[in-house]
RNA sequence: GCCCUAGUAGUGUAAUGGUUUAGCAUUGAGCCCUGUCGAGGCUCCGAUCCGAGUUCGAAUCUCGGCUGGGGCG
Repeated sequence: GCCCUAGUAGUGUAAUGGUUUAGCAUUGAGCCCUGUCGAGGCUCCGAUCCGAGUUCGAAUCUCGGCUGGGGCG
């Protein structure tokens, strides 16, 4: 330098172009339960890597960039 691949809450992940105000688990906060702790139950907070394009509609498709991983030279 070229090719492939991935990027979503603090962490791990899901989401066929439309039922999504982006779900689940876990962390965190509060409450219930308990003689106390733990376990358990309920509630809340918290995310689409950046920019542009296509489209009535983009986390999703296209292009460019950034970062990580792999391959070739």

The prediction has a mean pLDDT of 80.
A computed fold for a 73-nucleotide RNA from an archaeon, annotated as transfer RNA.
Rfam family: tRNA.